This is a predicted structure of a 463-nucleotide part of an RNA (small-subunit ribosomal RNA, 3' major domain) from an uncultured bacterium.

Context: one part of a larger RNA
RNA sequence: UGACGGGGACCCGCACAAGCGGUGGAGCGUGUUGUUUAAUUCGACGAUAAGCGAAGAACCUUACCAAGGCUCGACAUCCUGGGAAGGUCUCCGAAAGGAGACUGUGCCUUCGGGAAUCCAGUGACAGGUGUUGCAUGGCCGUCGUCAGCUCGUGUCGUGAGAUGUAUGGUUAAGUCCAGUAACGAGCGCAACCCUUAUAGUUAGUUGAAUUUCUCUAGCUAGACUGCCCCGGCAACGGGGAGGAAGGAGGGGAUGAUGUCAGGUCAGUAUUACCCUUACGCCUUGGGCCACAAACACGCUACAAUGGCCGGUACAGAGGGCAGCCAACCCGCGAGGGGGAGCAAAUCCCAUCAAAGCCGGUCUCAGUUCGGAUUGCAGGCUGAAACUCGCCUGCAUGAAGCUGGAAUCGCUAGUAACGGUAGGUCAGCACACUACCGUGAUUACAGUUCCCAGGUCUUGCACA
Repeated sequence: UGACGGGGACCCGCACAAGCGGUGGAGCGUGUUGUUUAAUUCGACGAUAAGCGAAGAACCUUACCAAGGCUCGACAUCCUGGGAAGGUCUCCGAAAGGAGACUGUGCCUUCGGGAAUCCAGUGACAGGUGUUGCAUGGCCGUCGUCAGCUCGUGUCGUGAGAUGUAUGGUUAAGUCCAGUAACGAGCGCAACCCUUAUAGUUAGUUGAAUUUCUCUAGCUAGACUGCCCCGGCAACGGGGAGGAAGGAGGGGAUGAUGUCAGGUCAGUAUUACCCUUACGCCUUGGGCCACAAACACGCUACAAUGGCCGGUACAGAGGGCAGCCAACCCGCGAGGGGGAGCAAAUCCCAUCAAAGCCGGUCUCAGUUCGGAUUGCAGGCUGAAACUCGCCUGCAUGAAGCUGGAAUCGCUAGUAACGGUAGGUCAGCACACUACCGUGAUUACAGUUCCCAGGUCUUGCACA
């Protein structure tokens, strides 16, 4: 000087408290461990692994396994020889691959050859999702959006170092003020950026029934403790007016010096090492989907604030040409036919979103709750749904009657509940990312305690 203390003081955070809703019990989905397996590819492991890499494993992906094959190689550059390239057919084969037959003679040319491409050969080389994240770059997580981390000059100290950055106030803040052997400065904080709430103004297609209005896209205004009262030296704090908005208006992006030899050599790059007729490459099939058990994260429920049936109302944000697919017809339905429109404020996905509201029914039951499981019959995508996809109809109708110890999220348009869209994608979403609808209780009169953090101080046998 730090780190540490079941030392102290002060402060802060959904940390506790006050509440609301969950998880932990059931069934199912997904991930992980373990076990099994020819293989169940690999990585991630408290917080900071476990719906994570993976924004989508039937083949492909794919890295794993079995079998069949290739060896200058699936891919790049150079050299030598030959053939244009390309196309068609036969045989073996699961394919890859192997063996053969036929066809074709193009473009440029200084007639030597060249360009593109194929075959053979040669070696330099290719190739490796092989090892090392404890050799690395880059990127990321975390402490933490916590308020800290430093420098120049000066001063003090033999020196390590201190001071500045202590103290008293104040703030979300090392924010600002007072003060001061310090005076200044930098990275952080804040502001500048995006979005949202109000108004004005400009323009207006495809939107608004033309104009107002709504809407869309720009520009501008507006909020600054500016005004009033109180406290205070000040910074600032408390209250009020006006205002759409009030003291950082709400939300986002933004993450200092560093810490964890944190994560990633499997995204890419890359040191060193290792393989080179194989640890490289191709193909078919299988596996990644197994299942005594355990854990993590979710979905659906256990019902009457509900289930079912009929009627009826209101969004936002997105996507669309190998695409979105209307009207109409067929089908109980998934879906099929159909073909209009639309590169989209026009058309379509997409209906009237669902919860909601109105009416009816059920009457507390393992039920008209719940939907697992299974059987049969179908639909769609795709060469191909057996291993191993999704959906529909009929039948079946399991566990489950609110969940032990424990534990998680959340402070307002939030929690909770309800649906919608998108990316990935041929197909496949209970996941993820967005969007809107309905819409609270409680705390903010607190800090004793648990956890985490900051400043100062104290102890110290630690560095």